[in-house]
Context: one part of a larger RNA
């Protein structure tokens, strides 16, 4: 000199954009942070309104019907909850970075291309009754549905086994092709049209649209596993290792492998630093520097790890799962003492710790995500607002004129000098703040209505697609922005002035009080202490401290 997630002191006008527990991975009150689908399913209230009936205390009670409403809440079922969000404790490791391998693998939803969607069955929750318990939560009996569950059928371009043939630089392998055999599937829902009939039609038959379900191939996306190279310090850590190193066989996995087991061999690693110890998430980057390098890893982005501590599996396409489960432990809470409940390193917020770090705000309008056919619902992701000079950037605190060089302060050689065109005064301007009025962009979709065209179809229904017009949607926010109004008013401080280092005099003090980054000042004329006037530097900041280059 440059820098910071800074803190402290003094001071403080506005705006834009960022940033904000670096310490206790300490403990947490309260609210919210993951739901959604009635176009999978069975069932299904109440308040309130209204029409009656009865009773009487004549505006109330009892009771019946209708609407509310096939709505709310609950349940079965599906999808999601493995994303998104947080933190950096652990980890010196294939963890990360980079480049490869998978002839050793999986992949829900999505896209494209095929095929199918047949026929049966038994339960169970909800519910009712009952029962145990303080509660949390169970037990028993009975009833019922499904796109829940379980049989049967069908069975290939799937999988497996066996055989034939081709290709190939892993040749007892891989891949392609062919034959035979074996194995494996499903679920419906919702619109429209037409027909039938004594009538009205319907949940019926038929036709048809949309969507779902099953199975296969390909793709896309995501993930698993393995390898080469690179990746901190200590040798005052020198030897380490028995599933250890390799083989065979088997098990296990989506898959290779001592991943696991049995048997066999006795190996494997190490001064090119094994083993042990200390410290630490890694990277893109960030800071500094001419560079080489050094330091660092907040915010943003990629990867990893963790979710009170330790262990375990279940479900599932994916977890050994932050707001799921089980066991053990510590802690907190409830209890009728028998037993139960909990996990903010999500967003706010509280206590504690600390030099130190914000609101228990608004909204789903936008972007993105989950569910749904859709409307829509959910979303502390996100978008915004609030607080903080914490940082960067921008603007302002006026401009011009104005000498009797006013008053006053300070200095003085007492002549004067200086603050100083500074002020006052006069003429302007109107940024910002204040007030008044107007007022955006961010909105595109989706959906509805109307119309047109095309497709499907027996059909001008329905439905699908495209286009046009209109309608609807804004948290921020009456914000940005624009115009007007009057008024210099509402807006300057901080540090320094011995040398380094820009800036000097007076007074007080008298090795005292004090200063100080280094050299050093102070013991009676201190430009170095304290005050004043003046000056210098930066400026809504200025200094100090800490840290890094």
């Nucleotide at each position: 000199g440059a820098a910071u997630g800074a803190a402290c002191g003094c001071u403080g006008g506005c705006g834009g954009c960022g940033u904000g527990c670096u310490u206790a991975a300490c403990a947490c009150a309260u609210g919210c942070a993951a739901g959604u689908c009635g176009c999978a399913c069975g069932a299904g209230a109440a308040a309130g309104c209204u029409c009656g009936a009865a009773g009487c205390u004549u505006g109330c009670u009892u009771u019946g019907g209708g609407c509310g409403a096939g709505u709310a809440a609950a349940g079965u079922g599906g999808c999601g909850a493995a994303c998104g969000g947080g933190u950096g404790a652990g980890u010196a490791a294939c963890g990360c970075g980079u480049g490869g391998a998978u002839a050793a693998u999986c992949u829900a939803c999505c896209u494209c291309c095929g095929a199918a969607u047949c026929u049966g069955g038994g339960a169970u929750a909800a519910c009712a009754c009952u029962u145990c318990g303080a509660a949390a939560g169970g037990g028993g009996u009975g009833c019922u549905a499904a796109u829940a569950c379980c049989g049967g059928a069908u069975g290939a371009c799937a999988u497996c086994a066996c055989g034939g043939g081709g290709u190939u630089u892993u040749u007892g392998g891989a891949u392609c092709u062919u034959g035979u055999g074996a194995u494996c599937a499903a679920a419906g829902a919702u619109g429209g049209c037409c027909u039938c009939u004594g009538c009205a039609u319907g949940c019926a038959a038929g036709c048809u649209g949309u969507u779902g379900u099953u199975u296969g191939g390909a793709g896309a996306u995501g993930a698993g596993u393995c390898c080469g190279c690179g990746u901190a310090c200590c040798a005052u850590u020198a030897g380490c290792u028995u599933g250890u190193u390799g083989g065979u066989a088997g098990g296990g996995u989506a898959a290779u492998g001592g991943c696991c087991u049995a048997c066999c061999a006795a190996g494997g690693c190490g001064a090119c630093g094994a083993u042990g110890g200390u410290u630490a998430g890694c990277u893109g980057g960030u800071c500094u520097g001419a560079g080489a390098g050094g330091a660092u890893g907040a915010u943003c982005a990629g990867c990893c790890a963790c979710a009170c501590u330790g262990g375990c599996a279940c479900u599932g396409a994916c977890a050994c799962a932050c707001g799921g489960g089980c066991c053990a432990g510590a802690c907190u809470c409830c209890u009728a003492c028998g037993g139960g409940a909990g996990g903010c390193a999500g967003c706010a917020g509280u206590g504690a710790g600390g030099a130190a770090u914000u609101u228990u705000g608004c909204g789903c309008a936008a972007u993105g995500g989950g569910g749904g056919a859709a409307a829509c619902c959910c979303u502390g992701a996100c978008g915004c607002a609030g607080c903080a000079a914490c940082g960067c950037c921008g603007c302002g605190u006026g401009a011009g004129u104005g000498a009797u060089g006013a008053a006053g302060g300070c200095c003085u050689u007492c002549g004067g000098g200086u603050c100083g065109u500074a002020a006052a005064g006069c003429u302007c301007u109107g940024u910002c703040a204040a007030g008044u009025g107007g007022g955006a962009a961010g909105a595109a979709c989706c959906u509805g209505u109307a119309a047109a065209c095309g497709g499907u179809c027996a059909a001008c229904a329905c439905c699908c697609g495209u286009u046009u017009a209109c309608a609807c949607u804004g948290a921020c926010g009456g914000u940005a922005c624009c115009a007007c109004u009057g008024a210099a008013g509402g807006a300057a401080g901080c540090a320094c002035c011995g040398g380094c280092u820009a800036a000097c005099u007076c007074c007080g003090u008298g090795c005292c009080a004090g200063c100080a980054g280094c050299c050093g000042c102070g013991g009676u004329a201190a430009u170095a202490c304290g005050g004043a006037g003046g000056g210098u530097g930066c400026a809504a900041g200025c200094g100090u401290u800490a840290u890094c280059c």
Predicted 3D model of a 549-nucleotide part of an RNA (small-subunit ribosomal RNA, 5' domain) from an uncultured bacterium. Its mean pLDDT, the model's own confidence on a scale to 100, is 83. The full RNA is in RNAcentral, with records from Greengenes.